[in-house]
């Protein structure tokens, strides 16, 4: 600290994912130990059972029983239990988070607006009488629970009286305060108390006791005071939603009252109308707050478990009583819902105390032990209580720690894997040897924790001893990110998968082994939360084209704001004080063997508050400035509004002339019009719209927008000039006006155009695009809508910041004098370019540059600018604006490339021009389809189809059927065995094959043996034309013999790339010259090689033959000059001349030459494409097969025939066929071969053999041509198919299935439809001839050479191709991408007659318990009163508030609802072709 992911790469924007750390956590595998924490997040769902609040006999009376002894009486048990009066606790501890957006919490104040029981300091008293009651007896109701009457008693319980230090309260004065606010002082009135318990002395009494008194000791009374805990009031913080904007009557706010410890509409009367809200009021929705807890560098962001402080709650709702404290978690009443008991009349409950059960969940523990520590009630104390706590169990839920062995040990052991078979890996691992015992086991001692005493823990930590490596290792991942590979099994199957993305037959990604990486008693998975994410930007983001400037001005609240001076201190900034609770968390220390843990102790708590100060700055008040802003004056400029008059051309329509047949329209052409007189054309006439030229990147104008001239009103901007006010300014949420076109309403008005419509074309279709018409509309007048790619896609203001140049407006200066012009200034408008800026593209004083201030807006793509709801609108719609699903990209710029029915240049028999063919016909030959037991396999657009195959009767042959072998047809090792090898040969047989039998008996060595060759077993292995050419090598087609392909430095550019290699000639050429930030260079081009065309030199046989001889014949002699052979050699270079071009390449004409501007021809074929072809030539990886997919044999098969295609070949004929005669090549072959002469045979061909290992001899006759004859235009004397019949050759064999030959036979065809192929010269055409293969079989291929043309204006089209260059949403690259309904599956959401639930508001009703008021004719012990009676309370009745409930009506919400809508997504479905190139209509 960052990686992966959009692309062919690139840069940005941008969204998804991933590493990190956390967790009260659950899931899968896995599991030794200990220490310390942790443990119902869900059902604040309902609970069985147990236990969580009691205690005091020293307040108080009364008081047992079982039982023991005993005959009994008694005695002890026992003045004990239980129950009761009384006291004090029970409000605290402990639980939970349901409610609460509030003074609930949190922090800093206040309380002169209060309280506080126990506890403390202080001062004062406790004096003296009275009346009752519970337990209890008795009686008696009830099933119970629980009551009811009557009678006894006591108290620290209950009443009065006295006293009155004090305190209350009223009234006066004093200080004092903001104030009757607080202290004080005095007079009047009110107003207390309880005893116990200990111990001494005194009197009486025997004694128990009684009373007196002293004392000590808990109490009580009335205050005072501090401690502590409460209670109420303020100041600020304290979530989300405006698709909640208005709320609100006791509401504000005042008198007076009541209440209350205490203010206070907290309550009641009565008065005013007020209070809160855009600084977010009310609404609705979530939520217990906080220390703090996880993360992050922080700054935030999430949480708000344990631990710790506040609130709330206690089955739902409602009361209130008691009490110092509650409106009371284990307390009363009452509704209400549940549950349980009932004898049906009634009663009883309240685990969110602690265990536990059910039930809900992925999911959370023991119905334990103890009060020994701490704490806490009670108590004078002992002591009792205490599921608070202390411990222990149980879960690896978390953090720590620890252990499972340490050292030696290479024939590198066995096994497993993996292999190129050599090896290599697990691996010093293992065993093997010494060692050593932590944990744990077993045994024995055995604490601290407690001070006098008391220990649940617990025989527990801890020590020693004993034994033996013994009892202890998994998890998860290995394609990339991310550390870590292979092998086999599957084969788009099974299945991985955080995101990218793997599997389709060689998968490092699925599954398994083997091996390797991480961590470790844990390891992985899910979930959540924060980080990475600068992806909500305060630190710390943007809005020209990626999301993003409001359509445009006025403006209101708010926000910001010039110079200069006092003054004050609100902000601000220094300091001291308080506080900020403990734990936390940082540091130092220290303590558990260590560490987790825990202790001290310093720091931090970034905050409030108070006080003291400074005064620069912003802020507030006052006083001045002019430069910002306005105001006068003086001027031009303008298509700035508005309203009204007004021209002229043009279109249309009407009326009259002239004219005649077509007009018009289109790519072509109809529909229309037109002989009833039209297009044209001339004269008149009406109408309405619009304003040529002038007109300009030229004016105004906030934007929309604004064009004929004229006049009136009118609004603003610019100059100049420096009198005038004195900061009046800038922005601008809401608001409020304006707002192209189109469209609505309501009247007009209507030439021309022209949505719908309706004809006509066009087309597969054409509800288009082209015509002909044509209605709204467009125009105006009043009034709505209010939206645009309303765009510079660029918000307004303000200041800065190198320049060039144009243009509009004005003002100045200059040129003697004159300014449209030449310099300057301002202000507008444009272009071009510095710096900078930007992701590039560009921007660039009119900024997208440095700065400032305001406002609007943005946060991945789709859904969707949809739905809801609101509010606007007559409507149509408009502003406001989401989710659910879904996808991993959507995008921006820019680069290389292919494509374009984009563009320029240029080529190529590409097209034209030209000859000559296919395509028809018959025949051959390939291929498709059919057929078949087979019809072996490849090859399929150019670049498959006379192609592998330069030759299928057998054999090739790989196919078919049948018949055989299995170490095999062929090869090599090794081990045993025979035996030469060979060759003759008979039987079976279709043949492989098998089997007699015969001939024969290798080399070396004396021998044993060895060594060739071979049969035959045995094993290692062979063997395959089997599959994958999409695993490969190799070759090989084809863009294309097209002129392209790249590299190195350097240069630009973030970069992909680009420069070079582009440009201006000019070539066939990236050929060559010139210019260039390029310079070189390579691999292509050319060139060097073959061959052809001259011509020297050399050589002269098997060529050749001028002389000079012979001869049928260059036969022969002689020659070696030609021809010709074949070696070396010359020759062509735009060299020379002239013109052109830039004075360069080059190019055009000439001249010389055999040959002239690469002279023909060839061979050579860059980088790279087509997963082009071939595993069947050859190699080869892998799979498959191994008595068969191998191998060998007869036999058939590839030659099949209803048909489609391609190549050919023969033809249709006179430029022709037939006949007869006759000249002329070149090239090649020829000893298993070519074969002459002769002779047979009408011929194929047969017999014959000279002669040649060839310039010697043979194939060999060249053919078309030439001469001469015939045919005479016909299905022919053209054509030769087919078909009979006889022969030849070849070959073991010619049936299926060879070629020839001779005789007959005479098919189609009279020049080929759409379409389509070759060729630019010794070329097309046409004539023959030769060779591979081959035993035979050529129309086919390869090559020879006779003969020998026509045409190319030219480059607009078609086809291919090459450079630039533009568009692109293409990169599988145009055979590309893509868009919509329909059709079917799904899945989410909306609407929708309605249902069915929850919350909330209003209205009314209703009224339980209870307070509180008001009655109280009934009832009452205390006190007064002789009495009667009062005073005072009680019950009961009434009223007020008031919870559940009821019935209305409202609103909001979530649930479902036949039908519907439209949106997502899906594999190949249907119909078209809108977009993207000028996408074929931008």
């Nucleotide at each position: 600290a960052g990686a992966g992911u959009u692309u062919g790469a690139u840069c940005c924007u941008g969204g998804c994912u991933c590493a990190g750390a956390a967790c009260g956590a659950a899931c899968g595998c896995u599991g030794g130990c200990g220490g310390c924490g942790u443990g119902c997040c869900u059902a604040a769902c309902a609970c069985a059972u147990g236990c969580a609040g009691g205690u005091c006999g020293a307040g108080c009376g009364a008081g047992a029983a079982a039982g023991u002894a005993g005959c009994a009486a008694u005695a002890c048990g026992a003045g004990u239990a239980a129950a009761g009066c009384g006291g004090c606790g029970a409000a605290c501890g402990g639980g939970u988070g349901g409610g609460u957006a509030a003074c609930a919490c949190g922090u800093a104040g206040g309380u002169a607006a209060u309280c506080u029981a126990c506890c403390u300091u202080u001062u004062a008293g406790u004096g003296g009488g009275g009346a009752a009651u519970a337990c209890c007896g008795u009686u008696u109701c009830g099933a119970a629970a629980g009551g009811a009457a009557c009678g006894u008693u006591a108290a620290u319980a209950c009443c009065g009286c006295a006293u009155g230090u004090g305190g209350a309260u009223c009234c006066a004065c004093u200080u004092u305060u903001a104030g009757u606010u607080a202290a004080g002082u005095g007079u009047a009135u009110c107003u207390a108390a309880a005893g116990g318990g200990g111990g001494g002395u005194g009197u009486a009494g025997c004694a128990a006791u009684a009373c007196a008194u002293c004392u000590c000791u808990c109490g009580c009374u009335a205050a005072c005071u501090g401690a502590u805990g409460a209670g109420c009031c303020u100041g600020c913080g304290u979530c989300c939603c405006a698709u909640u904007a208005g709320c609100u009557a006791g509401u504000u706010g005042g008198u007076a009252g009541g209440g209350u410890a205490a203010u206070g509409g907290c309550c009641u009367a009565c008065c005013a109308a007020g209070g809160c809200u855009u600084c977010g009021a009310u609404g609705g929705g979530u939520a217990g707050c906080u220390g703090g807890u996880c993360u992050g560098a922080g700054a935030g962001g999430a949480c708000g478990a344990c631990c710790a402080g506040c609130c709330a709650c206690a089955c739902u709702g409602g009361a209130a009583c008691u009490g110092a404290c509650a409106c009371a978690c284990g307390g009363u009443c009452c509704a209400g819902a549940c549950u349980c008991c009932u004898a049906c009349g009634g009663g009883a409950g309240g685990c969110a105390g602690c265990a536990g059960u059910g039930g809900g969940g992925a999911a959370u523990u023991u119905u334990g032990c103890g009060c020994a520590a701490u704490g806490g009630g009670g108590g004078a104390a002992a002591c009792c209580c205490u599921g608070a706590c202390g411990c222990a169990g149980c879960a690896a839920c978390g953090c720590c720690g620890c252990g499972u062995g340490g050292a030696g040990g290479a024939u590198g052991a066995a096994a497993u894997c993996c292999c190129u078979u050599g090896g290599g890996a697990u691996g010093u691992a293992a065993a093997c040897u010494c060692c050593u015992u932590u944990c744990g086991a077993u045994u024995g001692g055995g604490a601290a924790g407690a001070u006098u005493a008391u220990g649940a823990c617990g025989g527990u930590a801890c020590c020693a001893a004993u034994a033996g490596a013994a009892g202890a290792a998994g998890c998860c991942c290995c394609g990339g990110c991310u550390a870590a590979c292979u092998u086999c099994g599957u084969g788009c199957c099974a299945g991985c998968a955080g995101c990218c993305g793997c599997g389709g037959u060689a998968a490092u990604a699925c599954g398994a082994g083997g091996g390797g990486g991480g961590c470790a008693a844990g390891c992985g998975u899910u979930g959540u939360u924060c980080g990475g994410a600068a992806u909500u930007a305060u630190u710390g983001g943007g809005c020209g084209u990626a999301a993003a400037g409001g359509g445009c001005g006025c403006g209101u609240a708010g926000g910001c704001g010039g110079u200069u001076u006092g003054a004050c201190a609100a902000g601000u900034c220094u300091g001291a004080u308080g506080u900020g609770a403990a734990a936390u968390c940082u540091c130092u220390g220290g303590g558990c063997u260590c560490a987790a843990c825990c202790c001290a102790g310093a720091g931090u708590c970034u905050g409030c508050a108070u006080u003291a100060g400074a005064a620069a700055c912003u802020g507030u008040c006052g006083g001045g400035c002019u430069u910002g802003a306005g105001u006068a004056u003086g001027g031009g400029a303008g298509a700035g509004g508005u309203g009204a008059g007004u021209g002229g051309a043009a279109u249309u329509u009407c009326c009259g002339g002239u004219g005649u047949a077509g007009c018009g329209g289109u790519g072509a052409a109809a529909u229309g019009c037109g002989u009833a007189g039209a297009u044209a054309u001339c004269g008149g006439a009406a109408g309405g719209a619009a304003c040529a030229c002038c007109u300009g990147u030229g004016g105004c104008g906030a934007a929309a927008g604004c064009g004929g001239c004229u006049c009136a009103c009118u609004g603003g901007a610019c100059c100049a000039u420096a009198a005038c006010u004195g900061a009046c300014g800038c922005u601008g949420a809401g608001g409020c006006g304006c707002g192209a076109a189109a469209g609505c309403u309501a009247g007009g008005g209507g030439a021309g155009c022209a949505a719908a419509c309706a004809g006509g074309a066009u087309u597969a279709g054409a509800u288009a695009c082209c015509c002909u018409g044509g209605u709204a509309g467009u125009c105006c007048u009043a009034g709505c809508c209010c939206u645009a790619a309303a765009c510079g896609a660029u918000g307004a203001u303000u200041g800065c910041u190198u320049g060039g140049u144009g243009u509009g407006a004005c003002a100045g200066g200059u040129a003697c004098c004159c300014a449209a012009u030449c310099c300057u200034g301002u202000c507008g408008u444009g272009c071009c370019g510095a710096a900078g800026c930007u992701a590039a593209c560009g921007c660039g004083a009119u900024a997208a540059g440095c700065a400032a201030u305001c406002c609007g807006c943005c946060u991945g793509g789709g859904g969707a600018g949809u739905a809801c709801g609101g509010u606007c609108g007559c409507a149509a719609g408009g502003c406001u604006g989401a989710a659910a699903c879904u996808c991993a990209a959507a995008g921006g710029a820019a680069u290389u490339g292919a494509c374009g029915g984009g563009g320029g240049c240029c080529c190529g028999c590409a097209c034209a021009a030209g000859c000559g063919g296919u395509g028809g016909a018959g025949c051959a030959u390939g291929u498709g389809g059919u057929u078949u037991a087979a019809u072996u396999c490849g090859a399929c657009g150019c670049a498959a189809c006379g192609c592998g195959a330069a030759g299928a009767a057998c054999c090739u042959u790989a196919c078919c059927u049948g018949g055989g072998c299995u170490c095999g047809a062929a090869a090599u090792g090794u081990a045993g065995u025979g035996g030469a090898a060979u060759c003759c040969g008979g039987u079976a047989g279709a043949a492989a094959u098998a089997u007699a039998g015969g001939c024969g008996u290798c080399u070396a060595g004396c021998a044993a043996u060895a060594g060739a060759c071979u049969g035959c077993u045995a094993u290692a292995u062979a063997g395959g034309u089997g599959c994958u050419a999409c695993a490969u090598g190799g070759c090989u087609g084809u863009c294309g013999u097209c002129a392209g392909c790249u590299c190195g430095u350097g240069u630009c550019g973030u970069g992909a790339g680009a420069u070079g290699u582009u440009g201006g000639g000019u070539u066939a050429a990236g050929u060559c010259c010139c210019g260039c930030a390029a310079c070189g260079a390579g691999c292509g081009c050319a060139a060097c090689c073959c061959u052809u065309a001259u011509c020297u030199u050399c050589a002269g046989u098997u060529g050749c033959u001028a002389c000079c001889a012979u001869u049928u014949a260059g036969u022969u002699g002689a020659g070696c000059a030609c021809u010709c052979u074949g070696a070396c050699g010359a020759a062509a270079c735009c060299g020379c001349c002239u013109c052109g071009g830039a004075u360069a390449a080059c190019g055009g004409g000439g001249a010389g030459g055999a040959a002239g501007g690469u002279g023909g021809g060839g061979a050579u074929g860059a980088c790279g494409u087509c997963a082009a072809g071939u595993c069947c030539u050859c190699a080869u990886g892998g799979c498959c097969u191994u008595u068969a997919u191998g191998u060998c044999c007869a036999g058939g098969g590839c030659u099949a025939c209803a048909c489609a295609c391609g190549u050919g070949c023969u033809a249709c004929a006179a430029u022709g066929g037939c006949c007869g005669g006759u000249a002329c090549a070149a090239a090649c072959c020829g000893c298993u071969g070519c074969a002459a002469a002769c002779c047979c045979g009408c011929g194929a061909g047969g017999g014959g053999g000279a002669g040649c290992u060839a310039a010697u001899c043979g194939g060999a006759a060249a053919a078309a041509g030439c001469c001469g004859g015939c045919c005479u235009c016909a299905g022919u004397u053209c054509g030769g198919a087919u078909u009979g019949g006889a022969g030849u050759c070849u070959g073991c064999a010619a049936c299926u299935c060879g070629a020839c030959u001779c005789c007959a036979u005479g098919a189609a065809g009279c020049u080929g439809g759409a379409a389509u192929c070759g060729c630019u010269a010794g070329u097309a055409a046409u004539c023959g001839c030769a060779g591979a293969u081959c035993a035979g079989c050529a129309c086919g291929c390869u090559g020879c050479g006779g003969u020998g043309a026509a045409u190319a204006c030219g480059u607009u089209c078609c086809c291919g191709g090459g450079c630039c260059u533009u568009g692109u949403a293409c990169a599988c690259a145009c055979c590309g991408c893509c868009c919509g309904u329909c059709a079917c599956a799904u899945c989410a959401c909306g609407a929708a007659a309605g249902u069915g639930g929850g919350u909330u508001g209003c209205a009314c009703u209703a009224g339980a318990a209870g307070u509180c008021g008001g009655u109280g004719c009934g009832c009452u012990a205390a006190c007064c009163g002789c009495a009667a009676g009062g005073a005072a309370g009680c019950a009961g009745c009434c009223g007020c508030c008031c919870a559940a409930g009821g019935u209305g009506u409202a609103a909001u919400u979530c649930a479902u609802g036949a039908u519907u809508g439209g949106g997502g997504u899906g594999a190949a479905g249907u119909c078209g072709u809108a977009a993207c190139a000028a996408g074929g209509u931008a």
This is a predicted structure of a 1482-nucleotide RNA (small-subunit ribosomal RNA) from a metagenome.
Model confidence (mean pLDDT): 84 of 100.
Rfam family: Bacterial small subunit ribosomal RNA.